A computed fold for a 1479-nucleotide RNA from a soil metagenome, annotated as small-subunit ribosomal RNA.
[in-house]
């Protein structure tokens, strides 16, 4: 530090996922030990029990109980002593400890300030405590009550409580008194108020007033830190004044009165969350995320409210009052608050003992001894986390047994195991025994440690192995069962499921879920973008803000350097130290970006003067022009009325019809009416900000632009809200209405046509006003300014030269619109001074796809609608560009029996073959567009035969191998049985080697095994087939392009041809093409048997020649090459055939043959017999063989060439009407065998289902063959069908070619052969020509194809799932306002009641105290909203979901180019009208 996933591939964008690292965590599966932490994150929900705040006798009165003394009437009395337990009083409970509800705030950090303050204990300092009163609680008595607890009388004390005297003093007014940021202290002088307690163990502690200090604390401030504008206004004590109260103290803190303020887009107000900090986690930072332990500070103590007390609270283990809940109870009334330690229910995926101790460390009382402390120190639980040990170490190869795989040879677990030989951390006994404590005092603890002894003993698992990511192989499964983080796996060979085996990782844990951070530069400050991927507002104007020309000064806000302060501790990092080490702990020092004081500096901003002109304005002069606004006028069209010629059609269309017209249309011509709209000029020309603007003439008027360089003196740029302008559709009111036209109606196409086409037509396009606010409102490209090659149009407008005036040409300057282009940007396309380039400066907007530009809310709109804007859920992508093919009902070029021109067929008939389909017990399997259908099959009666029925057999019909056995033993012949197969008496009879012992072979039996036309061509080899005999496929090396590629193979001729020449960033090379090779045609040669009468050579085998555009001519680029000639048998690859490129079709074949899997083994093996493959209503493919006179039937007659022949060809002869028989001359074949027949000659038939045509059948032969029923073939005789040239369609074939005719041959006994393959014979007709059909090559286009148009796709409708908006409602939270009531309480009043301290003699005062009344006010109670949730019949639309229905709208010109904003209309997808865009 990456990395994986969009595509057939790239580039780039852009999300999703992964590896790290962390957790108060939890949950599977496992678990030896020690050490150091940590441990209810949920219900701030209830809460049984025990405890968690007490303590002082040296403040005081009592005083149980126990001791001493003394008396005693022995019952007690007393007098002292020890002191329990309550009380009075004192301190202290306002600390420690727990929790995070509430709080978005001066609560928290920080950083000033209090000249607006307090301070109980502690500590320094100076000064004082003199006299005196009156009670009251414990106690005693009576009552009342269940109980908590009250009431009354009645003694008492104090460091309780109250007077007086007393003052150094306090306080507050003035003066000094102007300093200060701002109202100080001291000091003068006045006025007003005040103090004390006392114990003792005699040292001491206490008390009271002043002054200081330390510590703590109120308050106020600047600064900083959440989300949300779908929360824009908020306020009446509200913001300020004066009086006055309140407080320790400043203030609307409170109250009266006065005034109208105050806050707020730099977000006031509401809403939603949430303690804050230090610090944690992560991060290279900068951040992001979090605030558990631990430390500070706030906040709160069941829910709300008050006060009291006190130095401090408006108080967790006080108090009062309301409220909920629990608990007691005698029903009257009380009592309670674990968010203190344990502990219990309870909620949750989850969180600990009802532990021991004050030994330490800290607090509280005390003088002190102590007490008391669940704070704290320990100890128990739990791998909850960090860190540290361990489970043995060394040696041991016949590389053991076992497992697993295996190509069967091995390999591998694996020195691992055993076996030796060692160790003892752990663990178990035993012994010793800590430090933590200053004199004592140890819960932890018989720990920690230290020592002996024992024994390898007590100790290893969990995830994972397709990539990412480090580790592979077998069995089971067979889109099942599963897995899965993403990407994907599984459909019979699964490295991905599950299981074993070996393998990795990491370890007492490992993995999983959650959750933050990273990675992610994927919110971008550091560090991102907007032409087309998401992303420039439709355009201007402006306000707020941000930003801003030179030049001189002056200041120091900002910036920048120094010093000082602050920035607790603990954390981080560095050094050092302690625990054997390490986690952890302990010193040191560093860092901590802010604030806060100050000195200094003046470049930059800023800010304050003063000045300038180059920005930006204004003057004066000049131009251009469909800028805009209002009137008026002008011809040409089209429609309409009228009127005249004239007639039958027009019209309209791919062809139609609806329509119009004998009631006179269309055509024409004359004349009139109305509205709309301005041909030609007219241009990538002009104007405007955009929308837009286009006949000519006026009149108002906007703003550009040259020159000149006269004024002004930064006046500027941008531009959040905001205002104004806005194409077309639409809406309002009135008006207009020619053409044109959403809707609608017709009329056509069509499967259907709510569409395209036609014939109509209505609102609308027109006008005034008012609206609405949107458009592919586009350059999809904000606005200004600057600076960075150039070259060429063109529109204005100046200027120079020529040249003396003028006009053109030509040069130059600015301004506008245009192409091309350098550099440089850019994923790439492309931009390129009019940048998408380099800079600034300000504004808007984006952050995957869809859900959605929805929905709910707000603003606007009459309305349709516009703006402004979400989630939930859901996918792993959606996307630009650019590339190769691939495809088009895109172009262009070019080929071919592709169309055309022809011949001769097919499809109609009979009949043969093949096939599908039916059928059978079987009708064996394959092939099934083209590329299957006379194909495997170049021969099914048995057999081939794989099918069926039957019958047999089981190491088998065949093959090796091993072991054992065999002698008349293998083989042959075979009586019988039986339908064979097969059994089988009987007889005959053997090879090979040999040391003769035996071995080999055979045969028999057993074991391994054979077999399999069983499956799978979608595991395969091979071999075909088709594109195609089409000219194409491709490599090196270069270049070119980020890349995938491209270039070469592209162009411009030319060829049959990627053939060949030219040009060319290509040069060159392969496989193809062509040629090499065989047949042929013409010819020499040599050699000829069997051809032939000879001799020769027409024939037979072989070597040669011969054709190369070689030669003239034209035409080309004077290249390739076409085109004519000429010679010549043959002329442009002479004809023919062999040869078939990269590849494609998961094309065909497992039944030719091979072969992996996989089934099958007394059978799916194998052998026999019958059958069956030949079936038949039909249907289609291929042929034959007719339908006649070009014939047909008789009779004569001429002419071939391949091939083939020894279980073979077969001649002459004879027989027989034939088939064919009998018989063998001849021929291992240039010798023998086998008649061609169309043709010709003659005859005859005479258009007829015929002397056509043979199909059926009959009967009688012949042949092969063990066998011709099923189920051959041929021959005679005899019957004699259908059929008179074939609808739509469709097939071959360019010359020795279609036709027509006859022969051979393979297979094979025979043959259903008309079928394959040869081979000769006779022998045409056409090709104007490429416009169309099909198939194919090459360029180029365009695409959303990529399994490649037999492709992608879209919308309704039906079903199922899910999440959501609306909903009559109904039902929770929650926020305050309004009214009523209004406890406790504080404060305020108060006749009257009660009333020790002071006054007074006394009455009585004075205060006090209750109680009453008041203002506030918690919580109730009516009522009316606001906001947020939940549910809700019914309902919208979404999303998703292997094979549903309706079309085909989109992607090619996608069949009507398409996409848009608006209207209407329509089962849908859409259509159609208007106006815009090119994507």
């Nucleotide at each position: 530090a990456g990395a994986g996933u969009u595509u057939g591939a790239u580039c780039c964008u852009g999300g999703c996922u992964c590896a790290g690292g962390a957790u108060g965590a939890a949950c599977g599966c496992u678990g030896g030990c020690g050490g150091c932490g940590u441990g209810c994150u949920u219900a701030a929900c209830a809460c049984a029990u025990g405890c968690a705040a007490g303590u002082c006798g040296a403040a005081c009165g009592u005083g149980a109980a126990c001791c001493c003394g003394a008396c005693u009437u022995c019952g007690g009395u007393u007098g002292g002593g020890u002191g329990a337990a309550a009380g009075u009083g004192g301190c202290a409970a306002a600390c420690g400890g727990g929790u995070g509800a509430g709080u978005a705030a001066c609560a928290c950090g920080u950083u000033g300030g209090u000249g607006a303050c307090c301070u109980g204990c502690c500590c320094c300092c100076c000064g004082g405590a003199g006299g005196g009163g009156g009670a009251u609680a414990a106690c005693c008595c009576u009552g009342g009550g269940a109980a908590a607890c009250c009431a009354g009388g009645g003694c008492u004390a104090a460091u309780a409580c109250c007077g007086c005297g007393g003052a150094u003093g306090u306080u507050c007014a003035g003066g000094c008194a102007g300093u200060u940021a701002g109202a100080g202290a001291a000091c003068c002088u006045g006025a007003a108020c005040u103090a004390a307690a006392a114990c003792u163990g005699a040292g001491g502690u206490g008390c009271c007033g002043g002054g200081g200090g330390a510590g703590g604390g109120g308050c106020c401030u600047g600064c900083g830190g959440g989300c949300u504008a779908u929360c824009a206004g908020c306020u009446a004590g509200u913001u300020g004044g004066u009086g006055g109260g309140g407080u320790a103290a400043a203030g609307g803190c409170c109250u009266a009165c006065c005034a109208a303020g105050g806050c707020g887009c730099a977000g006031a107000c509401g809403g939603c969350u949430a303690g804050g900090g230090g610090g944690c986690g992560u991060g290279a930072g900068a951040g992001c995320g979090c605030g558990a332990c631990c430390c500070c500070c706030c906040a709160c103590a069941a829910g709300g409210g008050a006060a009291c007390u006190g130095a401090g609270a408006c108080a967790c283990g006080g108090u009062c009052c309301c409220u909920a809940c629990u608990c007691c109870u005698a029903c009257g009334g009380g009592a309670g608050g674990c968010a203190g330690c344990a502990g219990u229910g309870a909620g949750g995926a989850a969180u600990a003992u009802u532990g021991c101790c004050c030994a330490a460390u800290g607090g509280a009382g005390g003088a002190a001894a102590c007490u008391c402390u669940g704070a704290g120190g320990c100890a128990g639980c739990a791998a909850c986390g960090c860190c540290g040990c361990g489970u043995g170490a060394a040696c041991g190869a016949u590389g053991a047994c076992g497992g697993c795989c295996u190509u069967c040879g091995g390999g591998u677990u694996g020195u691992a195991a055993a076996g030796u030989u060692c160790u003892u951390u752990u663990c178990u006994c035993a012994g010793g025994g800590a430090a933590g404590a200053u004199g004592a005092u140890g819960a932890c603890g018989g720990u920690a440690c230290c020592u002996g002894a024992g024994g390898a003993a007590u100790a290893a698992g969990u995830c994972c192995c397709g990539g990412c990511u480090a580790a592979c192989u077998a069995c089971g499964u067979g889109c099942c069962a599963g897995c899965a983080g993403c990407c994907g796996c599984g459909g019979u060979a699964a490295a991905a499921c599950g299981u074993a085996g070996g393998g990795g990782a990491c370890a007492a844990g490992c993995g999983u879920u959650a959750u933050c951070c990273g990675g992610a530069u994927u919110u971008a400050c550091u560090g991102g973008g907007c032409g087309u991927a998401a992303a420039g507002c439709g355009c201007c104007c402006g306000u707020a803000g941000g930003c801003g020309g030179c030049u001189u000064u002056u200041u120091a806000a900002g910036u920048u350097g120094g010093a000082c302060g602050u920035g607790a501790a603990a954390g981080c990092u560095c050094c050092c130290g302690g625990c054997u080490u390490a986690a952890c702990u302990g010193g040191g020092a560093g860092a901590g970006g802010c604030c806060g004081u100050u000195c200094a500096a003046a470049a930059c901003u800023g800010a304050g003067a003063a000045g300038c002109u180059a920005g930006a304005g204004u003057g004066a002069g000049g131009a251009a022009g469909a800028g805009g606004a209002g009137a008026g006028c002008g011809g040409a069209a089209u429609u309409c009325c009228c009127g005249g010629u004239g007639u039958a059609g027009u019209g309209g269309u791919g062809g139609a019809a609806u329509g119009c017209g004998u009631a006179g249309a269309u055509a024409u011509c004359g004349g009139g009416a109305g509205g709309a709209a301005c041909a030609c000029c007219a241009g990538u020309g002009g104007c405007g900000a955009a929308a837009g603007c286009g006949g000519c003439u006026c009149u108002c008027u906007g703003g550009u632009u040259c020159a000149c360089a006269c004024c002004u003196g930064a006046c500027g740029c941008u531009g959040a809200g905001g205002g104004g302008c806005g194409a077309a559709a639409g809406c309002g009111u009135g008006g207009g209405g020619a053409g044109c036209g959403a809707a609608c109606g017709g009329g056509a196409u069509u499967a259907g046509a709510u569409a395209c086409c036609c014939c109509g037509g209505u609102a609308g396009u027109c006008c005034a006003c008012g609206c609405u606010g949107u458009a592919a409102a586009c350059g999809a490209u904000g606005g200004a300014u600057a600076c960075u090659a150039g070259g060429u149009g063109u529109a204005g407008a100046g200027g120079g030269u020529c040249a003396u005036u003028a006009a053109c040409c030509c040069c130059c300057u600015c301004u506008g619109u245009g192409c091309c282009g350098u550099a440089g940007c850019u994923a790439a396309c492309g931009c390129g001074u009019u940048a998408a380039g380099u800079a600034u400066c300000c504004c808007g907007c984006c952050u995957g796809g869809g859900g959605a530009g929805u929905a709910c809310g707000g603003c606007c709109g009459c309305a349709a609608g516009g703006u402004u804007a979400a989630a939930a859920c859901u996918c792993a992508a959606a996307g630009g560009a650019a590339u190769u093919g691939a495809c088009g009902g895109g172009g262009g070029c070019c080929c071919g029996c592709a169309c055309a021109a022809g011949c001769a067929g097919c499809g109609g008939a009979g009949c043969g073959u093949g096939u599908g389909g039916u059928u059978u017990a079987a009708u064996u399997c394959g092939a099934u567009g083209a590329u299957a259908c006379g194909c495997g099959a170049a021969g099914a009666a048995c057999c081939u035969u794989a099918c069926c029925u039957g019958g047999g057999u089981u190491u088998g019909a065949c093959a090796u191998a091993a072991u054992g056995g065999u002698a008349g033993u293998a083989g042959c012949c075979g009586c019988g049985u039986g339908a064979a197969a097969a059994c089988a008496a009987g007889g005959u009879g053997a090879c090979c080697c040999u040391u003769c012992g035996g071995g080999g072979a055979g045969c028999c039996a057993u074991u391994a095994c054979a077999g399999g036309u069983g499956c799978u061509g979608c595991a395969u080899g091979g071999c075909u087939g088709u594109c195609g005999u089409c000219a194409g496929c491709u490599c090196g090396u270069g270049u070119c392009g980020u890349g995938a590629g491209a270039u070469g193979u592209u162009g411009g001729g030319u060829u049959a041809a990627g053939u060949c020449c030219c040009g060319c960033a290509a040069c060159g090379a392969g496989c193809g093409c062509a040629a090499c090779c065989c047949c042929u045609g013409u010819u020499g040669c040599u050699a000829g048997u069997u051809a032939c009468a000879a001799g020769u050579g027409u024939c037979u085998a072989g070597c040669g020649a011969g054709a190369c555009u070689g030669c003239c001519g034209a035409u080309a680029c004077a290249a390739a090459a076409u085109c004519g000639g000429a010679g010549g048998a043959a002329g442009g690859u002479g004809g023919g055939g062999a040869u078939g490129a990269c590849g494609u079709c998961a094309a065909g074949u497992c039944a030719g043959c091979a072969u992996g899997g996989u089934c099958u083994u007394u059978a799916u093996g194998u052998c026999c017999a019958g059958g069956g493959c030949u079936a038949c209503a039909c249907a289609c493919a291929c042929g034959c063989u007719a339908c006649a006179a070009u014939g047909g039937u008789c009779g004569g007659u001429a002419c071939a060439a391949u091939g083939g022949g020894a279980u073979g060809c077969a001649a002459g002869a004879c027989c027989g009407c034939g088939a064919g028989g009998u018989g063998g001359a001849g021929c291992c074949a240039a010798u023998c065998c086998a008649g061609a027949a169309a043709g010709c000659c003659g005859a005859u038939c005479g258009u007829a289902g015929u002397u056509c045509g043979g199909a059926u059948u009959g009967c009688a032969g012949g042949c092969u063959g063990c066998a011709a029923c099923u189920c051959g073939c041929c021959u005679g005789c005899a019957u004699g069908a259908a059929g008179c040239c074939g609808g739509a369609g469709u097939u071959g074939c360019u010359a020795g070619u279609a036709a027509c005719c006859g022969c051979g041959c393979a297979u094979c006994a025979g043959c259903c052969a008309u079928g394959g393959u040869g081979c000769g014979g006779u022998g045409a007709a056409u090709a104007c020509g490429u416009u169309c059909c099909c198939g194919g090559g090459c360029c180029u286009u365009g695409u959303a194809c990529a399994c490649a148009c037999c492709g992608c796709c879209c919308g309704u409708c039906a079903c199922g799932u899910c999440a959501u908006g609306g909903g009559a409602g109904c039902u929770g939270g929650u926020c305050a306002c309004g009214c009523c009531u209004g406890a406790a309480g504080c404060c305020a009043g108060u006749c009257g009641g009660c009333u020790a301290a002071c006054c007074g003699c006394a009455a009585g005062g004075a205060g006090g105290c209750a109680a009453c009344u008041g203002u506030c006010c918690a919580a109730g109670g009516c009522a009316g909203g606001g906001c947020c949730g939940g549910u809700g019949a019914c309902u919208g639309g979404g999303a998703c979901g292997a094979a549903g229905u309706c079309g085909u709208a989109a992607c090619a010109a996608g069949g009507u180019a398409g996409c848009u904003g608006u209207a209407c209309c329509g089962g849908a997808a859409g259509g159609u009208g208007c106006g815009g865009c090119u994507g």
Model confidence (mean pLDDT): 84 of 100. Rfam family: Bacterial small subunit ribosomal RNA.